[in-house]
Order: sequence, then C1' cells, then structure tokens
RNA sequence: GUUCCGUCGCAGGGAGAGAGUGAUCGCAUCACCGCCGAAGGCGCAAUUCCCGGAACCGCUCAGGCAAACGAACCGGCGACGCAGG
Repeated sequence: GUUCCGUCGCAGGGAGAGAGUGAUCGCAUCACCGCCGAAGGCGCAAUUCCCGGAACCGCUCAGGCAAACGAACCGGCGACGCAGG
C1' cells in the first nucleotide's frame, strides 16, 4: 500500500397477508372473526458413543395485513480491522 473477508455507518433495492366486523365517521384503542412471515424469538435432520447441531424449513409468542414506518437478505460508497505477499 492492496485483494478477499469481518464490524460499523450512510443512502438504495426489498415480499407476504382483510382499507374486515362492532363500540365510533378517518386515525388510534379495545373486543371478535380471518390471514402473513423476511424484525426478534422458539423448534429440529444427517454425520456422531454422547454433547452439540442450520435455514429463506416448521411454530406463530412477539410483530405485521391501504399508504407510511418497519423488514431477513442483496449489492454500492466510506471508516476501522485482518491472513498472505
């Protein structure tokens, strides 16, 4: 000094499911019915004596079901770090 990689920050892309009914017209809140899964959370297979054991799989506690916000994940820019040369 630099590539990959890691962490963080910034902006961008980013699905799904009732603008449901009632209280009370819209939002919000509460109750009821119906749904979604890609915040988070929980669960698990093979290899294995045992322990352990992942997810975009399953569950749907939480969250969500016009728009907005959020959103796993993806690449972009930057900062810091890093094996090797």